This is a predicted structure of a 98-nucleotide RNA (c-di-GMP-I riboswitch aptamer) from a Planctomycetaceae bacterium.
């Protein structure tokens, strides 16, 4: 230096839940809390998941439900977001037994 991660040491972060606050929402922030974490540090770049939106052509499709005349709802999609404690990728970083 690379890899690895100890029933090691020193420190670090903080899930659910509760209170406050911001947001339409997913969720963010602050305080409590502590399930866990060796990147549970940072970046939404790819995928996943979630939220709001769109239906009057700039993007429409499907035909599951209702209706059976126009249609309405749902789902996929469009658009805008959230999440890095879902998985990858990139950048950075503490300690040192085997």
């Nucleotide at each position: 230096c690379c890899a690895c991660g100890a029933a090691a040491a020193a420190g670090g972060c903080u899930a659910a839940c509760c209170g406050g606050u911001c947001g339409c929402g997913a969720g963010g922030c602050c305080g409590g809390g502590g399930c866990g974490c060796a990147a549970a540090g940072c970046u939404a770049u790819g995928g996943g998941u979630c939220u709001c939106u769109u239906g009057u052509u700039u993007a429409g499709g499907u035909a599951a439900g209702c209706a059976u005349u126009c249609g309405c709802u749902g789902c996929c999609g469009u658009g805008a977001g959230a999440u890095c404690g879902c998985c990858a990728a990139g950048c950075u970083g503490c300690c040192g037994a085997a």

Its mean pLDDT, the model's own confidence on a scale to 100, is 79. Of the family's consensus pairs, 94% are formed in the model.